Record summary
This is a predicted structure of a 263-nucleotide part of an RNA (large-subunit ribosomal RNA, domain VI) from a bacterium.
[in-house]
Context: one part of a larger RNA
RNA sequence: CGUAGGAGAAUUGAGAGGAGCUGUUCCUAGUACGAGAGGACCGGAACGGAGCGACCAACGGUGUACCUGUUGUCCUGCCAAGGGCAUCGCAGGGUAGCCGAGUCGCGAAGGGAUAACCGCUGAAAGCAUCUAAGUGGGAAGCCCACCUCAAGAUGAGUUCUCCCCUCUUCGGAGAUAAGUCCCCUUGAAGACGACGAGGUUGAUAGGCCGGAAGUGGAAGCGCGGUGACGCGUGGAGCUAACCGGUACUAAUCGGACGAAGGA
Numbered sequence: 001c002g003u004a005g006g007a008g009a010a011u012u013g014a015g016a017g018g019a020g021c022u023g024u025u026c027c028u029a030g031u032a033c034g035a036g037a038g039g040a041c042c043g044g045a046a047c048g049g050a051g052c053g054a055c056c057a058a059c060g061g062u063g064u065a066c067c068u069g070u071u072g073u074c075c076u077g078c079c080a081a082g083g084g085c086a087u088c089g090c091a092g093g094g095u096a097g098c099c100g101a102g103u104c105g106c107g108a109a110g111g112g113a114u115a116a117c118c119g120c121u122g123a124a125a126g127c128a129u130c131u132a133a134g135u136g137g138g139a140a141g142c143c144c145a146c147c148u149c150a151a152g153a154u155g156a157g158u159u160c161u162c163c164c165c166u167c168u169u170c171g172g173a174g175a176u177a178a179g180u181c182c183c184c185u186u187g188a189a190g191a192c193g194a195c196g197a198g199g200u201u202g203a204u205a206g207g208c209c210g211g212a213a214g215u216g217g218a219a220g221c222g223c224g225g226u227g228a229c230g231c232g233u234g235g236a237g238c239u240a241a242c243c244g245g246u247a248c249u250a251a252u253c254g255g256a257c258g259a260a261g262g263a
Base pairs, nucleotide, nucleotide: 001152005163006162007161008160009159010158011157015149016148017147018146021049022048023047024046025045026044027043033038051106052105053104054103055102059100060099061098062097066093067092068091069090070089071086072085073084074083075082076081110144111143112142117137118136119135120134165174166173167172179257180256181255182254183199184198185197186196187195204250205249206248207246208245209244210243211242213239214238215237220233221232222231223230224229
């Protein structure tokens, strides 16, 4: 820009893409077959490999915004307690998120038309012949079925709901409606646009409060010890992204676009 008014939702599916793999073991059955050795078709079941997708409850990894220990040095006047730097100084753990080696799922089943091939009936050609008329079966392959996208499918589809002025020289112009955007708070959304949740009639983010979870026993004081240090107060103190709650802070005030009865 189009989809012949303007909007908000929900859809149909022309078409396109994805997927399509396979092993071992067991039952049938030591059966059929075979002198024996050996050893099935058909049918059924279990467990895997690789691939792909999703997810984070569990198992783990990471986790330079969490906690602790500790070395050297500088600083906060000193002690104590802390801070900076040294690869995050080093080391031990670790929330959310993200992730895999983890967990869950997929290939299937089914229908249709077929290939090679196997048939039925059957002439030409009194026989024979799956074929010439007719007709049945038959693949991991084809079409459908499964997953995803999809009406710019210009062949522009369908359904529901909402909105309906003024001036005019009849070319058009303007103000609005439903609605949308800008702006702002933001997000398991994201390169930016976009998409989602909100904007005081409010829990959108931050703060605060409570919880979960992680560290692992704070500082200060007391007691014990010459001391290093230990014990008590006390599962203490501190704590990120998690789960809730709460208007304390910030989403203020505003602005713009947007139909005219449908060639």
Its mean pLDDT, the model's own confidence on a scale to 100, is 90. The full RNA is in RNAcentral, with records from ENA.